RNA sequence: AGAGUUUGAUCCUGGCUCAGGAUGAACGCUAGCGGCAGGCUUAAUACAUGCAAGUCGAGGGGGAUCAGUUGGGUAGCAAUACCUGGCUGUGAGACCGGCAAACGGGUGAGGAACACGUACGCAACUUUCCCAAAACUGGUGAAUAGCCCUCCGAAAGGAGGAUUAAUACACCGUAACAUAACGAAAUGGCAUCAUUUUGUUAUUAUAGCAGCAAUGCGGUUUUGGAUAGGCGUGCGCCUGAUUAGGUAGUUGGCGGGGUAACGGCCCACCAAGCCUACGAUCAGUAACUGGUGUGAGAGCACGACCAGUCACACGGGCACUGAGACACGGGCCCGACUCCUACGGGAGGCAGCAGUAAGGAAUAUUGGUCAAUGGACGAAAGUCUGAACCAGCCAUGCCGCGUGAAGGAUGAAGGUCCUCUGGAUUGUAAACUUCUUUUAUCUGGGACGAAAAAAGGGAAUUCUUUCUCACUUGACGGUACCAGAAGAAUAAGCACCGGCUAACUCCGUGCCAGCAGCCGCGGUAAUACGGAGGGUGCAAGCGUUAUCCGGAUUCACUGGGUUUAAAGGGUGCGUAGGUGGGCAGUUAAGUCAGUGGUGAAAUCUCCGGGCUUAACCCGGAAACUGCCAUUGAUACUAUCUGUCUUGAAUACUCUGGAGGUAAGCGGAAUAUGUCAUGUAGCGGUGAAAUGCUUAGAUAUGACAUAGAACACCGAUUGCGAAGGCAGCUUACUACGGAGUCAUUGACACUGAGGCACGAAAGCGUGGGGAUCAAACAGGAUUAGAUACCCUGGUAGUCCACGCCCUAAACGAUGGAUACUCGACAUUUGCGAUACACAGUAAGUGUCUGAGCGAAAGCAUUAAGUAUCCCACCUGGGAAGUACGACCGCAAGGUUGAAACUCAAAGGAAUUGACGGGGGCCCGCACAAGCAGCGGAGCGUGUGGUUUAAUUCGAUGCUACACGAAGAACCUUACCCAGGCUUGACAUACAGGUGGUAGAGAUCCGAAAGGUGAUCGACCCGCAAGGGCAUAAGUACAGGUGCUGCAUGGCUGUCGUCAGCUCGUGCCGUGAGGUGUUGGGUUAAGUCCCGCAACGAGCGCAACCCUUACCAUUAGUUGCCACCGGAGCAAUCCGAGCACUCUAAUGGAACUGCCUACGCAAGUAGUGAGGAAGGUGAGGAUGACGUCAAGUCCGCAUGGCCCUUACGCCUAGGGCUACACACGUGCUACAAUGGCCGCCGCAACGGGCAGCAAAAUCGCGAGAUGGAGCGAAUCCCUAAAAAGCGGCCUCAGUUCGGAUUGGAGUCUGCAACUCGACUCCAUGAAGUUGGAAUUGCUAGUAAUCGCGUAUCAGCAUGACGCGGUGAAUACGUUCCCGGGCCUUGUACACACCGCCCGUCAAGCCAUGGAAGCCGGGGGUACCCAAAGAUAGUGACUCAACCGCAAGGAGAGAGCUAUUUAAGGUAAAACUGGUGACUGGGGCUAAGUCGUAACAAGGUAGCCG
Repeated sequence: AGAGUUUGAUCCUGGCUCAGGAUGAACGCUAGCGGCAGGCUUAAUACAUGCAAGUCGAGGGGGAUCAGUUGGGUAGCAAUACCUGGCUGUGAGACCGGCAAACGGGUGAGGAACACGUACGCAACUUUCCCAAAACUGGUGAAUAGCCCUCCGAAAGGAGGAUUAAUACACCGUAACAUAACGAAAUGGCAUCAUUUUGUUAUUAUAGCAGCAAUGCGGUUUUGGAUAGGCGUGCGCCUGAUUAGGUAGUUGGCGGGGUAACGGCCCACCAAGCCUACGAUCAGUAACUGGUGUGAGAGCACGACCAGUCACACGGGCACUGAGACACGGGCCCGACUCCUACGGGAGGCAGCAGUAAGGAAUAUUGGUCAAUGGACGAAAGUCUGAACCAGCCAUGCCGCGUGAAGGAUGAAGGUCCUCUGGAUUGUAAACUUCUUUUAUCUGGGACGAAAAAAGGGAAUUCUUUCUCACUUGACGGUACCAGAAGAAUAAGCACCGGCUAACUCCGUGCCAGCAGCCGCGGUAAUACGGAGGGUGCAAGCGUUAUCCGGAUUCACUGGGUUUAAAGGGUGCGUAGGUGGGCAGUUAAGUCAGUGGUGAAAUCUCCGGGCUUAACCCGGAAACUGCCAUUGAUACUAUCUGUCUUGAAUACUCUGGAGGUAAGCGGAAUAUGUCAUGUAGCGGUGAAAUGCUUAGAUAUGACAUAGAACACCGAUUGCGAAGGCAGCUUACUACGGAGUCAUUGACACUGAGGCACGAAAGCGUGGGGAUCAAACAGGAUUAGAUACCCUGGUAGUCCACGCCCUAAACGAUGGAUACUCGACAUUUGCGAUACACAGUAAGUGUCUGAGCGAAAGCAUUAAGUAUCCCACCUGGGAAGUACGACCGCAAGGUUGAAACUCAAAGGAAUUGACGGGGGCCCGCACAAGCAGCGGAGCGUGUGGUUUAAUUCGAUGCUACACGAAGAACCUUACCCAGGCUUGACAUACAGGUGGUAGAGAUCCGAAAGGUGAUCGACCCGCAAGGGCAUAAGUACAGGUGCUGCAUGGCUGUCGUCAGCUCGUGCCGUGAGGUGUUGGGUUAAGUCCCGCAACGAGCGCAACCCUUACCAUUAGUUGCCACCGGAGCAAUCCGAGCACUCUAAUGGAACUGCCUACGCAAGUAGUGAGGAAGGUGAGGAUGACGUCAAGUCCGCAUGGCCCUUACGCCUAGGGCUACACACGUGCUACAAUGGCCGCCGCAACGGGCAGCAAAAUCGCGAGAUGGAGCGAAUCCCUAAAAAGCGGCCUCAGUUCGGAUUGGAGUCUGCAACUCGACUCCAUGAAGUUGGAAUUGCUAGUAAUCGCGUAUCAGCAUGACGCGGUGAAUACGUUCCCGGGCCUUGUACACACCGCCCGUCAAGCCAUGGAAGCCGGGGGUACCCAAAGAUAGUGACUCAACCGCAAGGAGAGAGCUAUUUAAGGUAAAACUGGUGACUGGGGCUAAGUCGUAACAAGGUAGCCG
C1' cells in the first nucleotide's frame, strides 16, 4: 500500500465482499509448565445458610462465672465429699452514656440535567475529629434504663409498681474579641455593600476520669488554619421537525416565611411577562469523565478492570438523629412478594463476601489471615474489619520456556504418485552413534516481604520528646529460590491448499451428497464436495461466530460531487442570515506573540531501574494539542468616524421590439342557411364498407349568418424572469440599449422561511359553440382488435370570473462578479449625409485553440481560471409507495420512510450481430426461356408400424440411389438354437511330455464340435541350445460394447464468397482505430488516384492438368498421298513417314495494335490481325474461421464397461415385413411418335481363376467351340438417336408396359423365404398432373446410346465417354443468399435475441381494518397513610417560680393545609394481536397476449 466482483472487451460512476488490528467474549477440536492480569455484558430477577460495624470498665450502675486463700456446718476412723460465709483476683451476658456507624464495599435502574468535564465566582455559606492561639471548667437539682417484684402475649414484644448511677438531663452563677440592636470615624470595592478602630444596652457556657503525686486525657466559648462539603455562572455534552409553538408559580417586582446560605425554595399582593428556527416543547436512547480500541492524522466507536464524580439500595413517599443522611446491613407509612403463627398477630430486604435457584452462548470457593497496608473505637494493651493481603477454579488474555542437540544414505522398510525392468516423494526424517538435562519426578537446604508500635533497660533533653540496647510478631509457605540424583527420559495440535491468498496430486461421488467471506464449484476424467498422500500457515494453541475501528476520499474540516452516471428548486421579488469597492483615522472583538494559573493520579511517549528475560512493576522527564487571566503587536477581518467615485441607482436626450392589458376594425378559409344552375352519384381507403344523395346530394354561382384562427412577410429573426408572445389601429403600461458624465455616494450580491407568477389537461358558475375532437356508436382489419384506418360524434377546445400548481416546466447546465486565443454569420444602435467599412456597445448563433472532461463533448452565452450565496445527491428495487401533517370542491399536490430483497443497477464509448433502417454491388436469386418434379405404375432410400430380429449410423439448407463401388450362404454387426474357454488371432515365462510334423477310419450331430481305431523316423545343430506340437498354468488375448460433448485424422457447409490478418509507425486513458475507409475500376482487398500511414502474410490471379492452332523430334501395333507386288474387291506384303494419329518438347494471347472516352487503372467498338480476344473453355486447387456439424461401425486413440461372455465357432432366420407418409429416380401417357426392314458415323475404357473371334445349335436367354490376345496388333464392340422405305391415323390404341400364369437359360454348395435374364400368354394405372417446387446461360439444357468400378451372379444407382443439339436474358422493383459503407440498439448463447403486464401456485415481510389486549407520560376530580406546617388543646406531665392552690413550659388528642399509594373520567401518544382486505418481493422449465429495445412493425417518452 491494496484486491475480487457489472461487460464479448473498455474507461468511468457506484455498491457489495476480502486481506489488518482489537475484545470482560462464546462455541468446536486439542492441551506440558510458569509469571502477570482478568472473570454475570443476560433477570436493578428471587434468595436458604454463614460472615461483612463495632468499640470504650481510664464515663456509669452493676456483676454471673472461675481461681486462690481463709472460716463455719453435716457425713465419714480418715483421706475426702457436700452445704454455707469472709478476703483477693478474674470479669461473661445485657443496660445507661460517648464516639463510630454519612467511611470503606456493591450496582448502573433512573437521569439529556449545572448530572458530568473544564474554567471562574460566593460582598450569600457550613465543617465532628485534627493543628495554632485566647478564656473558662463554680454551685444545685430531679429523673430514668438496668437490677428486683407483679401482670398480658404462642411469639415478637409490652404494661404496671418499687429502687439507683453517670462525661445522660435540668436550673442558677460568672463571661466576651461571640451574637443582636442603636451609633461614630477611617479605608476599600462590584450595585446591594465590605473591612478596620471604637461607644452603649441586652443575650448565651461547661463534665468529669486516671494517677500517690507531678501531670495527662477530656469538657465549654471564641478566633485563625487545614480538611470535607453547599450554592451560582460561561463553555462543552446523543437522535428525531413525519415533535413548531411551549409556559400560570409560569417571568419579574414588593413584603414576609424558611434554610448553614442566595433564590418562587414557599406564601400574600402587583405587573404580564419568559423560552423558541443559533431548534423551545415533546418523543426515543444513554450514568459522565480521566481514558480504551482503531486510524498517517482529522476522526469514528466504546466507557469492563484501575482512578475521579453522580445516582440508587425490594417499588414509592416521609421525616428523625446527627457536624454530616432524608441514611445498603437505622426509623415510620403505603404497595408487591416471601416466611412464622396457638389465626389473635408478627418477621424480612445479598446492586457487601462466599453461595443457591432462575435467565442465558456465557463468567469462579458457602477458602485462609489480620502478618503487611488502611479504617473505627480506646490512654493503651487490644478488639473489630469478606476493606485489604493471600490461596483455590478457568488457556479468558498478555508474556516467557519446553517437547531435545550434533552426526547419520543402502537415500532402508512401509505409505503415496507415475510415462511402472524402473523412477519421484515422505526424507537426515527413522534406525544407529555421541552429547545435553531446561521442564516434569525424587532427595536436601531455604527466603525477601518485619519496620515498628507497645511494655522493659540505658543515655540525652528546651520536660516535651529524641537516640540506643535486647526481646516478641508471617496468612501466603516449607512457597519462590539454591544444590544434588537418574534418564531422551514426562510433553503437538489446529486450520487451510480454485482466485483474492502462502500451499497439488490420487481415489470416491455424478446438479446427488455437499461446499461457499465475495466471485462461484458439483450434470463421469472436480487442484472448489468426501477420504488419503503430500504441502502451507500459526503453534499450547488453532479455527469459527459476534461486535468495533480500518481499508471506505463510500457524509469528503483535512478530503467528494450535481449536461448525459444519484443530484440545479418551473420562474421571479424579497425577509432573516451569509458575503461585500477605494483612501485615511479610531478601538483592539477575532487574529498573532510573550508570561502566569490550571489541565488529579494512573494511562500514552522517552530515559533509567527491579523481578534470570519478557509481560508486569518502580523512579524521572516530556506530554496532556484545552480553559482562564495578564502584557503587548495592529498587516488582515470586524467596530466607529471622515472622505472618494469606478459598483449600484437616478435625471435628461435618442432608440428597439410577436413584452403586457383593454377597446375597435379587417379579409381569406370552413360550416350552416336561402335562392339559382345542374344530374347521378359523392365521399373515403392498401382495398372496402358504414355515411350523404332522385324529398336533387357532390360540383358551380349569388346573398346571408356564426364562431375560431390570423396564409404570404417569416428568418439560424425579435421581445419577455420563466410559462409564453404573431392580422391591423388606438389608449394605458412595463422593460432593454446608447449617449451626456449632470445627481446620490456602496445605497451592492445571494437569498432558508415568505409572497407572486406559472403550458396543457382538469374543476366550479355563467356565456358561446364554426373547426377539431377524449368518451361513445357504426364500418373495416384481425386468430382476437375494447387499437392503429374510415364515417359520425359529446365533454372540451373559445370568453368572463374563481380554483388547480403539475410537465422531458430542458440548454436535462441556479444566480452574481472578474479574468482568459481566434474566425465567420446575424439583430438593433452609434460613428454618419451611406448601397463600400477596418471601429465601438448590447444581444443571437456556428466553428475552433489552450484548458477541462470517464468519454461524448464544452470552449468569452464555458462544462476553463477564481470568489460569494442558495438548492440538491450518497447502490438497485420496494417507492415518490405507506403512515402522519399541510393545501385542494374534487381530481390530486407538497413533505416523505421502513421491513424485505438483489450483487449488481447505471453513464460514455468499442467490436460484432441484428433491423418489417438507408446507400452501393454480386449470384440461374428474380425476371425472360427450355425441360422437369408434385398426379400413374414400378425401382430405390427414409419415417412410421410390425417383428424373436426386422443390426447400426446419417435428420432443415449441409439426412433420405447417404456410409453400401453391389445383404441368397458369406458379408452380418441383429434374432433363435447348439457348442468352445489362454481362446479364431499376438507376445513372453517356467518346468513337463516327444515314434507325435502330418494323415485319419468309425460313431453321435444340422454343422461346429466331440470321440479317436490305425499309419507315421519329430526337425536344425558336434554340443549347448533353438524350432515345432501337445496337456495343464501365469501374464494376457478379444469386444462393430458406451462416450464424435474427452480426441487424432478425414469430410460436409457458408463458399471459389472476397475476404482474414500481421510488423513498424501514428491516433485514443482504454477496449480499439488507422492501414482494409474515400473517388473510380474489376470476376476479384483486381488495379489506379488520394490519404498518417509504410510495408508484409494467408486468400484472388498466375504457375499445374485436359482441350482448341501451329512447329520440331520420333514412326510401331498407327497412317497410306506417291511407288512396286498380290487379290474381283475388302485388303495384304514391300517401300515410305507426306498427311491423320500417337506422345514428348516448344510456340502462340499480352488490351500488344487502332479509334473513342478517361489523369490513370480501365472501359467501349460487327475494329484489324488471328485457330483462339479480353480469365478462350473445363478441371485440380477451398484463406482466418462458423455450425461442441458428421464419423469411436474405415483406421487410430484417452477414460469407462464385459471376461465359461457384451469374446469365439456353427446351422437356420432376419436386414427383402406393409394400413400408410415423404424424398430421389426409371418407364410412360404417344404421331417431333410406335413397329418392321435397309443403311452410315464415335469416344472413354476393360481383359489370363480373364476378354473370347470364326463356325455350329437354339425364336431367345444361351450352349458347343476354341483361333487370337497380358493387347494403338486380338477380343468385349452391335454404337444409338439420325437417314431411307413401309405400316399404324388419335383410340386406353400396333400407345403404355405393371401384374399374373406357364416354360426356360445362366451364375453359384445352394436361387423357398430372396437373383438376373429369355420365350409364350396376360395387358393394370396412366390421355401431361392442385397448392407448391427443382435444374439449366452454349457445345450448355434437352435427347441418344457406349464403357468402367463393385461383382460368382445381380444397376432404372454412381462415375466416365462420345453423338445430335436448342430457346432466352428488357432489366435489378420484388423473393432468397452473399459482400462493402453508414445508421439505431435495452441484443453478445448475439432477433430462434431481449423483454412487459394480468391470471394460477408456493413462501416471506408489510399497509388498512369492526374490534380485542397492553405500556409510559400528562390533565381534571374523589379518597387520603406516615410525616411536615399552622391552629386548638377541657386531657396528661419529675426538674423552673410558688408554702400551697396554681402558673410558666412541654406533650397526647383534635381540626385545617399539603402529600405517596389507590380510585374515577375523557382525550392524546405508543406497541402487540385481528375475520377480512390492498398492493409488494422472491421462486429452471404454468396460462393469455406481445407493450418496450431496430422506423420494434402506430417513433418513443414526460405531465

The RNA shown here (small-subunit ribosomal RNA) has 1503 nucleotides and comes from an uncultured sludge bacterium. Rfam family: Bacterial small subunit ribosomal RNA. Model confidence (mean pLDDT): 84 of 100.